[in-house]
RNA sequence: CAAGUAAACCGGGUGACCGCCCCGGUAUUUGCCGGGGAGGAAAGUCCGAGCUCCGCCGGGCAGGAUGCUGGGUAAUACCCAGGAGGGGCGACCCUACGGAAAGUGCCACAGAAACAUACCGCCCUUCCUGCAAAGGAAGGGUAAGGGUGAAAUGGUGAGGUAAGAGCUCACCGGCGGCCGGGUGACCGGCCGGCCGUGCAAACCCCGUCCGGAGCAAGACCGAAUAGAGGGACAAUGGGACGCCCGGCCCGUUCCCCGGGUUGGUCGCUGGACCCUGCCGGUAACGGCAGGGCUAGAUAGAUGGUCACCAUCCUUCCCCCUCGGGAGGGACACAGAACUCGGCUUACAGGUUUACUUGGCUC
Numbered sequence: 001c002a003a004g005u006a007a008a009c010c011g012g013g014u015g016a017c018c019g020c021c022c023c024g025g026u027a028u029u030u031g032c033c034g035g036g037g038a039g040g041a042a043a044g045u046c047c048g049a050g051c052u053c054c055g056c057c058g059g060g061c062a063g064g065a066u067g068c069u070g071g072g073u074a075a076u077a078c079c080c081a082g083g084a085g086g087g088g089c090g091a092c093c094c095u096a097c098g099g100a101a102a103g104u105g106c107c108a109c110a111g112a113a114a115c116a117u118a119c120c121g122c123c124c125u126u127c128c129u130g131c132a133a134a135g136g137a138a139g140g141g142u143a144a145g146g147g148u149g150a151a152a153u154g155g156u157g158a159g160g161u162a163a164g165a166g167c168u169c170a171c172c173g174g175c176g177g178c179c180g181g182g183u184g185a186c187c188g189g190c191c192g193g194c195c196g197u198g199c200a201a202a203c204c205c206c207g208u209c210c211g212g213a214g215c216a217a218g219a220c221c222g223a224a225u226a227g228a229g230g231g232a233c234a235a236u237g238g239g240a241c242g243c244c245c246g247g248c249c250c251g252u253u254c255c256c257c258g259g260g261u262u263g264g265u266c267g268c269u270g271g272a273c274c275c276u277g278c279c280g281g282u283a284a285c286g287g288c289a290g291g292g293c294u295a296g297a298u299a300g301a302u303g304g305u306c307a308c309c310a311u312c313c314u315u316c317c318c319c320c321u322c323g324g325g326a327g328g329g330a331c332a333c334a335g336a337a338c339u340c341g342g343c344u345u346a347c348a349g350g351u352u353u354a355c356u357u358g359g360c361u362c
Base pairs, nucleotide, nucleotide: 001358002357003356004355005354006353007352008351009350010349012309013308014307015306016305017304018303020037021036022035023034024033025032026031039333043344044343046342047341048340049339050338051214052213053212054211063210064209065208066207067206068082069081070080071079072078083097084095085094086093087092098205099204103203104202105199106198119146120145121142122141123140124139125138126137127136128135129134154172155171156170157169158168159167173195174194175192176191177190178189179188180187181186218266219265220264221263229256230255231254232253235252236251237250238249239248273292274291275290276289277288278287279286280285311330312329313328314327315326316325317324318323
């Protein structure tokens, strides 16, 4: 210098003017002053929690989630460290990583067969043809060879055999047993021929975990009107009897109780919070000390315009070049609504650190 790998971070700045939401102080009726006002993802709402209400004696079924080991955490499907397998020359990256001799199912195309299978080939026996070699028919053996396929009965080689075959042997792979190391996943050594596949993000089996709904949760204060329940009968209207009085009933009226609509208040933002330092730990993380306060609306504020600067692209001019000046353009993804911890996804442009491979120079 080029090409990469891993991680962390920034993601416009300053000023003027006009506006919006919240808090405090003043004045008071709507002004003045001061302070604060989006993000790394506020997003998707995919996991895990806090908080609230409902349910709850315990257990099971169904359903869902999860799946190597050890640790971290309030918790997790997250994070850290490690093991195994796979990829890369390498830095490093990826893995849904229990069980395929519990059962069921599937394995496209090709191929005889993806099932327990003989298409071609090889070998043996009997018969026929033939002098023989050989050919044909029937029966049997063979997965070593050919061919098909992603995958064909552990792999390679040698012995062996009628031809073959872990049939036997050496090495490699798997499985099982023993010994040793490790907290463990697992690793190493020795022994035993014990040896037909793949798929469980197919059903399923096994181990572990899970009550439901969600801030429109929920709590409180409570107009007017209408309706309903109880009480009162002083007044007033009505009712049955032909009339009057009394009594009774109904309504108006009055009082009480309940309910909780419009609306308002709380929940609501100070919290598993942020920053710095030290200590423990490989790390995730934890402990201690000091400092900080950092949006809270309820149709939903956090905005708009202009100027200059910064960054990038482009045109012209000066200029040998470096560089300088002028003009134009671009400047991402996106946007709180109960709050946290994660994951995933989107993102113009830029910065830093560590490392790898290759080239050049000293």
Bacterial RNase P class A from Chloroflexi bacterium RBG_16_58_8, 362 nucleotides, folded computationally. A source record names the gene rnpB. It matches the Rfam family "Bacterial RNase P class A". Rfam classes the family as a ribozyme.